[in-house]
GlmS glucosamine-6-phosphate activated ribozyme aptamer from Sediminibacillus albus, 171 nucleotides, folded computationally. The prediction has a mean pLDDT of 78. The model forms 84% of the base pairs in the Rfam consensus. The sequence was found by an Rfam model in a public genome assembly.
RNA sequence: GAUUUUUUAAAAGCGCCUGGGCUAUUUCCUGUUUAAGGGGAUAGUUGACGAGGAGGAGGUUUAUCGAACGAGUUCGGCGGAUGCCUCCCGGUUGCACACAUCUCAACCGUCAUGUUUAUUAUUCGAAAACAAAGAGGCGACUCUUUGAACAAGAAUAAAAACAAGAUGAUC
Numbered sequence: 001g002a003u004u005u006u007u008u009a010a011a012a013g014c015g016c017c018u019g020g021g022c023u024a025u026u027u028c029c030u031g032u033u034u035a036a037g038g039g040g041a042u043a044g045u046u047g048a049c050g051a052g053g054a055g056g057a058g059g060u061u062u063a064u065c066g067a068a069c070g071a072g073u074u075c076g077g078c079g080g081a082u083g084c085c086u087c088c089c090g091g092u093u094g095c096a097c098a099c100a101u102c103u104c105a106a107c108c109g110u111c112a113u114g115u116u117u118a119u120u121a122u123u124c125g126a127a128a129a130c131a132a133a134g135a136g137g138c139g140a141c142u143c144u145u146u147g148a149a150c151a152a153g154a155a156u157a158a159a160a161a162c163a164a165g166a167u168g169a170u171c
Base pairs, nucleotide, nucleotide: 014079015078016077017076019075020046021045022044023043024042025041026040027039028038029037030036049066050065051064055088056087057086058085059084060083067074068073069072089109090108091107092106093105094104099168100167101166102165103164114162115161116160119158120157121156122155123154124153130147131146132145133144134143135142136141
């Protein structure tokens, strides 16, 4: 230094790098005087900006939202992931005031949201990018600090209309 095994820790725009881009050193080829370009080797660097998101089991892969920008993605690839689907469990709303149970329907997940609603009002609500200043590096690049911002959306309250059957018990 490599390989194998075991153990521990961490992450979810999270982790990783063999393709590509870029940088340095070196070498070869072409070519030139106002010049430069290309190939190989070695080493490095880059590789998605935050917000949001976990009942249990199984399955599945291009797993939500906006910001930024050259305007369809953040070069490409691999793995993972709280997404999505099915079932189970739990909760909310729904028939004559309220209450309880069963079935059915729709929507949710213990902060448990019925539909119309992306309604109305109030409150809350990011980082990168940008600008400036510094630190490290030959360089590509990396890190830190300051400044003024800007989303999707979330919470609370309110309004009107719409939305099943049955049993018990009570008035």